RNA sequence: GGGCCUGUGACGCAGCUGGGAGCGUGUCUCAAUGGCAUUGAGGAAGUCGAGGGUUCGAAUCCCUUCAGGUCCA
Numbered sequence: 001g002g003g004c005c006u007g008u009g010a011c012g013c014a015g016c017u018g019g020g021a022g023c024g025u026g027u028c029u030c031a032a033u034g035g036c037a038u039u040g041a042g043g044a045a046g047u048c049g050a051g052g053g054u055u056c057g058a059a060u061c062c063c064u065u066c067a068g069g070u071c072c073a
Stems, first nucleotide, its partner, number of pairs: 001072007010025004019056001027043006049065005
């Protein structure tokens, strides 16, 4: 320098063919217990790595770019 893969709450991930942003852990509040652990109920937290484009509509398609991994030179 070139090819491919990955990037989504604090963490690990799903999201199919463009239309509701979700799951588990964690965290906060409440209840059960004398207390802890644990269990149950409820809540908060995401401009989907960044910028631009296409579209009525983009995490998803296109272009550029950043970071990480891998292969080739």